The RNA shown here (small-subunit ribosomal RNA) has 1502 nucleotides and comes from an uncultured Bacteroidales bacterium. The sequence is in RNAcentral, with records from SILVA. Its mean pLDDT, the model's own confidence on a scale to 100, is 83.
[in-house]
RNA sequence: AGAGUUCGAUCCUGGCUCAGGAUAAACGCCGGCGGCGUGCCUAAUACAUGCAAGUCGAACGGGAAUAGCAAUAUUCUAGUGGCGUACGGGUGAGUAACGCGUUGGUAACCUGCCCUGAAGACCGGAAUACCAGACGGAAACGUCUGCUAAUGCCGGAUAAUAUUGAUUGUCGCUGGAUGAUCAAUCAAAGGAGGCUUUUGCCUCGCUACAGGAUGGACCUGCGUCGCAUUAGUUAGUUGGCGGGAUAAUGGCCCACCAAGACUGGGAUGCGUAGCCGAGCUGAGAGGCUAAUCGGCCACAUUGGGACUGAGACACGGCCCAGACUCCUACGGGAGGCAGCAGUAGGGAGUAUUUGUCAAUGGGGGAAACCCUGAACGAGCAACGCCGCGUGUGUGAUGAAGGCCCUCUGGGUUGUAAAACACUGUGAAAGACAAGGAAACAUUAGUAGAGUGGAAUGCUAUUAAUUUGACCAGUCUUUUAGAAAGCAACUGCUAACUACGUGCCAGCAGCAGCGGUAAUACGUAGGUUGCAAGCGUUAUCCGGAAUUAUUGGGCGUAAAGAGUGAGCAGGCGGCUUUUUAAGUCAGCGGUCAAAUACUGAGGCUUAACCUCAGCUCGCUGCUGAAACUGAAAAGCUAGAGUAUUGGAGAGGCAAGCGGAACUCCUCAUGUAACGGUGAAAUGUGCAGAUAUGAGGAAGAACACCAGAGGCGAAGGCGGCUUGCUAGACAAUAACUGACGCUCAGUCACGAAAGCGUGGGUAGCAAAUAGGCUUAGAUACCCUAGUAGUCCACGCCGUAAACGUUGAGGACCUGGAGGUGGAGUUAAUUCACUUCCGAAGCUAACGCAUUGAGUCCUCCGCCUGGGUACUACGUUCGCAAGAAUAAAACUUAAAGGAAUUGACGGGGGCCCGCACAAGCAGUGGAGCAUGUGGUUUAAUUCGUGGCUACGCGGAAAACCUUACCUGGGUUUGACAUCCCUGUAAAGGCCUAAGAGAUUAGGAGAUAGUUAUACAGGUGAACGGUGGUGCAUGGCUGUCGUCAGCUCGUGUCGUGAGAUGUUGGGUUAAGUCCCGCAACGAGCGCAACCCUCGCUUUUAGUUGCCAGCAUUAAGUUGGGCACUCUAGAAGGACCGCCAGCGUAAGCUGGAGGAAGAUGGGGAUGACGUCAAGUCAUCACGCCCCUUAUGCCCAGGGCUACACACGUGCUACAAUGGUCGUUACAACGUGUUGCAAACUCGUAAGAGCAAGCGGAUCACUUAAAGACGACCCCAGUACGGAUUGAGGUCUGCAAUUCGACCUCAUGAAGCCGGAAUUGCUAGUAAUCGCAAAUCAGCAUCGUUGCGGUGAAUACGUUCUCGGGCCUUGUACACACUGCCCGUCACACCAUGAGAGCCGGUAAGGCCCAAAAGCGUUAGUCUAACCGUAAGGAGGACGGCGUCUAAGGCAGUACUGGUGAUUGGGGUUAAGUCGAAACAAGGUAUCCCUUCGAGAACGAGGGGAUG
Repeated sequence: AGAGUUCGAUCCUGGCUCAGGAUAAACGCCGGCGGCGUGCCUAAUACAUGCAAGUCGAACGGGAAUAGCAAUAUUCUAGUGGCGUACGGGUGAGUAACGCGUUGGUAACCUGCCCUGAAGACCGGAAUACCAGACGGAAACGUCUGCUAAUGCCGGAUAAUAUUGAUUGUCGCUGGAUGAUCAAUCAAAGGAGGCUUUUGCCUCGCUACAGGAUGGACCUGCGUCGCAUUAGUUAGUUGGCGGGAUAAUGGCCCACCAAGACUGGGAUGCGUAGCCGAGCUGAGAGGCUAAUCGGCCACAUUGGGACUGAGACACGGCCCAGACUCCUACGGGAGGCAGCAGUAGGGAGUAUUUGUCAAUGGGGGAAACCCUGAACGAGCAACGCCGCGUGUGUGAUGAAGGCCCUCUGGGUUGUAAAACACUGUGAAAGACAAGGAAACAUUAGUAGAGUGGAAUGCUAUUAAUUUGACCAGUCUUUUAGAAAGCAACUGCUAACUACGUGCCAGCAGCAGCGGUAAUACGUAGGUUGCAAGCGUUAUCCGGAAUUAUUGGGCGUAAAGAGUGAGCAGGCGGCUUUUUAAGUCAGCGGUCAAAUACUGAGGCUUAACCUCAGCUCGCUGCUGAAACUGAAAAGCUAGAGUAUUGGAGAGGCAAGCGGAACUCCUCAUGUAACGGUGAAAUGUGCAGAUAUGAGGAAGAACACCAGAGGCGAAGGCGGCUUGCUAGACAAUAACUGACGCUCAGUCACGAAAGCGUGGGUAGCAAAUAGGCUUAGAUACCCUAGUAGUCCACGCCGUAAACGUUGAGGACCUGGAGGUGGAGUUAAUUCACUUCCGAAGCUAACGCAUUGAGUCCUCCGCCUGGGUACUACGUUCGCAAGAAUAAAACUUAAAGGAAUUGACGGGGGCCCGCACAAGCAGUGGAGCAUGUGGUUUAAUUCGUGGCUACGCGGAAAACCUUACCUGGGUUUGACAUCCCUGUAAAGGCCUAAGAGAUUAGGAGAUAGUUAUACAGGUGAACGGUGGUGCAUGGCUGUCGUCAGCUCGUGUCGUGAGAUGUUGGGUUAAGUCCCGCAACGAGCGCAACCCUCGCUUUUAGUUGCCAGCAUUAAGUUGGGCACUCUAGAAGGACCGCCAGCGUAAGCUGGAGGAAGAUGGGGAUGACGUCAAGUCAUCACGCCCCUUAUGCCCAGGGCUACACACGUGCUACAAUGGUCGUUACAACGUGUUGCAAACUCGUAAGAGCAAGCGGAUCACUUAAAGACGACCCCAGUACGGAUUGAGGUCUGCAAUUCGACCUCAUGAAGCCGGAAUUGCUAGUAAUCGCAAAUCAGCAUCGUUGCGGUGAAUACGUUCUCGGGCCUUGUACACACUGCCCGUCACACCAUGAGAGCCGGUAAGGCCCAAAAGCGUUAGUCUAACCGUAAGGAGGACGGCGUCUAAGGCAGUACUGGUGAUUGGGGUUAAGUCGAAACAAGGUAUCCCUUCGAGAACGAGGGGAUG
């Protein structure tokens, strides 16, 4: 510090996710030691048991025990009394508050114990507990009578610098300080101990006063969570006067008076929460947290109350009420772990019913000492942090084992192990120190203060004695012996292989992985990371500039309010003076300790601990005066006023005008009109439409008219008049900052819509009818009502858009338009449109009218969906508008641009693509292939074009892969090893369907470096699977003209340019131009063949001339043909025209003319195209079988459907006879002549030929002649019967051919559809491969005869280039919307039902305080007494917790039913959107409709 994830790729916006750190944690696996910390976050739930606050006999009387003969001493103690129990310890329920934090204040206050000062302590009195006696009760406990003490209680005296009142001086800040005078009032325990016997001293205690310290109380500025879908709250409320109460101020309380007080700078209400020092994180600013430690607050079973006291409204006190628990003799009592342990419960989750007061601290005491679950320690827990260890060195045979692999071998685990030599943290045993211990106290001294003197007392000090719950250290001996796991290994992210599994099981933080070769699942080996831990889960901060103060945005991504006016608020021109609030500087106070930071130090180190230093903020004092503020005075540049002037659909009202439409009347006139893509509904012989004349009514204003004008926006258009608003220019007279923006508020605000009343010509939602259609609730047509118009009143929304808030300043230019001024000049002011510089922007684009550079103010945004929604509230007559969530769901949604692809977008061009023609297919019969069906099997593959006479250039057996049956198991075939034999093969015989099995003969010719048999496994074999693991080969787009690269340039980038443009071409062929210049694969050419010529060579070829023959038969010749080698030839080269050129058109010559015809040749790529059955090959599968051998069968089946062909339907023909002319090829397991036989297929015999020599081999159509005469025929030949031929081991399933006989369908073929542009189509035959045999042009070739037509590119199909739109990129067979149906999820409404919280009203009212009363009782004081004062109980009043009654508000749960929403591989209906998406889309509104949606009105261009 960043990374992954939207896309085919790119940039941006934007969310989601990850890497880091942390935790009072928990869970999983694993676990050696020690140190230091930490340990109920949930039920403030309920608690058994024990302990957590006592102490003092030196306050008091009494009692008991021990010792002693006793006096007495010591010890213990229930009770009275004193002090303490208000500390310490726990918890965080409540509390949004002066509770907390921080700063101040109290002149408005209190303070036990402690310290200091200076005083005092006199004289008396009455009781009472304990105890004794008598009673009550189950208990708890209580009643009566009597006795007694005190540092318990009471009276009196004395006392002022105390308190109160009055008068008064000075100072000061409200009830203050300090004086003066007068009056009144208020104390005490002379108790206890020690030493002394003295008149005493000392210590502790007591009383009042003054002061200090400590602790507290109250007040106060500032700070302190969320919700406005909580906007108004308040009656002791706000203030005053006077009282009361309190330590003290104050409505704290009361009486009276006034009507205030708080609030948009957020009152009130609701929800949540103890606050802080601090902790975690972060660069910081911030954000989150409130365990342990420390400060404050609050609470103590729930609620209320007071008492005592210095202090409480009191955790281990009291009273009352409620709930709960326990005891009970049923009458009544007892209790409060949020103290320490512990129990139950809850929960993912948190410890021992431990030791000691040794230390630190607290209470009491004179002290010893006692108490102390505070505290210090130990126990449990890897809960956290820190440290140590599990060995160290040497050690290669690179051991064994494991894993992997190309497997006689290698790699890796790995110096790892073994082995040898060492060490001893730890563990076990034994021995032995130091420390936490300092004191108090006791004993013995010393010194000092003090005193008249002294010490026993006080202060300081020395020595000795004494005190350890718990902890650990050192040394010796023994022993490598007990001590390593967890997670990960596709990317982010360090680390890879094998096996298993097969969209299953599973993984996953995100992207995603898994459908038979998974580095992603599971296991193993290996590796990586961390390590006594490692992972996971949860939570917080970070990354996240993803709430942006530091530090973001708003044209199109989310986001500028429809527009204006304007109060509060915010901001504000120039100059001068003053001030000092902001601001700045210096010096102070405070900011507890701990923590953090810096520097030191102590534990072996570290964690940990100790010491020193340091800090935000708030606040006081002093100073500065630039800026902001405040006060004052001025200025004119902002703003406004005035005068003059012209422009304008600015607004409102009234009046007027012509054209057109419709209707009415009359007239002319006759059969149609109207409407559409085409029609129909409709109108019309009752006279329409059309035409003429007249009349009526309503609405809108052609031309002018314009990216012209005006207005804040919505919006505004005939003419005239009236009223009225604004802007602009010129002038520079006036005011003197009067300004800008603006939450709330107010006003205006298209269309539709609503209300009332008019009006209604045209148009036109709804509605009706007609078409279209599968349907058509639409588009189109005919009608047509609201509405559109007017008046008044509502509504308040639009794509209300420049998708761009308002104002101001500054910043290169060019060209137009509108309105002023100017001499209609230059120029200048205002407005407006286009293009463009810098700059900005993600890009598109914006660009002085900014989206540039800055300032001020307002509004708004924070992933998509849910949702322009629900609930609540406000407004509205309604429709609805405004405000506006959540649950849940999702990893994207989105913007701009790029390359493709696509379009029922556009432009250009090509092709037997259409058109123009010729011949067909589709109908018939047959052949052949396929599907389907059938079958034991009908082997397999191929499937739009690009499968279907395809693999198969030959299925009777074989082939053959299939089926049935019979056999066989190292095998039919290859290699290796072991053993054996001389054989194996061939021949014969027997069994068998055969494979095979058994037997025999013969023989040494050949082969022994071999062959066979048997055995053993390695392996062999497989037409078994996967063409979606592959190689190779092939098809197709397509012989279409395209596909790319280097360098340069442009762009942030994907990419672009080049390759586009203008011409031209068959062609990205060439030319010109151009930020491109070049190059490659394709095109073309080079290759083969045909066509012309030359040359070379003439046998088997040829024959002009010569000779010869039946015949090029022979001699001869090689001119010609031909054969087959080498050359030539054609290039728009020449001419004419056009053109810049490339080139085009025509012509000449030429065998050939514009790539001369044909072939081979197939760019980058596409289709996971085809083939594992040609072959090869990975993996998987079979191994007495999925291998191998054999016989028979099947691949040839047959209701049917399709493809490809053949033959026909006839006279351009058929039949018969005669007759002419080819070329390519093939032949020894062969082609076979001639001759003979047979009607024929063929047979017999047999010459020649390994072939330019012989043979296949008669070519056929054609030509000549004859017959047939339009008929299902002398067309057509299927089918069937009989008889034959040939091949072959074999012709039945299942071959071909011949002869005779038979003689089916069929008379030119529906929709539709194919081929072909010249030696082509059509037609005619020939040959070959395969092959024993078997060919219908099935395939591949060959030649013969030999046409027609092309105007042209509108349309169909396919393709190429440019451009445009796109929501497509698996790319239109794309994407995608809504209803309905099924399942699940959360949520709204809902008759209601059940709770919770709060406030108010009414009723009842405990305990307690206060007041009052005087019924009962009554020690101290007064009084001789009676009695009084005072007190207690009781009564009453006030106030009030709890409780009760009725209603309200808010809130939670639940609820038949119901609404929409979301999610969910393969449901239904349509086809709304994306292309002109097939009716352009969208916005607001109204109506309608199964649904997407349709239609009307107005608006936007996205």